[in-house]
RNA sequence: UUUUCAUCAAGAGUGGCUGAGGGACAGGCCCUGCGACGCCACAGCAACCGAUCCGCCAUAGCCGUCAGGCAAAGGUGGGUGCCAGGUGCUAAAUCCUGCCCGCAAUAGCUCCUUAGGGGCGAAAGCGGGAAAGAUGAGAA
Repeated sequence: UUUUCAUCAAGAGUGGCUGAGGGACAGGCCCUGCGACGCCACAGCAACCGAUCCGCCAUAGCCGUCAGGCAAAGGUGGGUGCCAGGUGCUAAAUCCUGCCCGCAAUAGCUCCUUAGGGGCGAAAGCGGGAAAGAUGAGAA
C1' cells in the first nucleotide's frame, strides 16, 4: 500500500511546551488567543487481539462391571481490567449531509371534469442500504 472480516447513537481529561489553525475530502455547521492542531507527562474509557475463569458443543485419546465416565487441541456463548500484555480512543452520532431505494407528503405541473376526483412530483422530513472514512484482527 492492497485486500477480507467485525465494529462505529454508549464511554472517558487535566497539566506543561508551542503558538494558528482544526473537525479525512466537498458543502454546511461547529471548535479555537478564556489558546486550537501537534508534542510530552500523568489520569481515564472501552474491551478488538492476547491472557484468564465459567457454561455448552465436540475430535483425538484414556478408563470401563459396557450402562457410561473423563477429556488435551478446537468451536461457541458469557464473566474478569491491579491482567505491570498489544493496539485504540478520551467536543459534537463516523458532528450532519453527500449515491441509491422506500414511506408519507407540500409547492408546482398536468388530465378528466367541474361538486370534485386522478397522475407526475423539486426542496425539506422519516426509514433502509451502499460509498467514503476510522479502529481492530487476519492475509498478500
Molecule: SAM riboswitch aptamer (S box leader)
Organism: Desulfuromonas sp.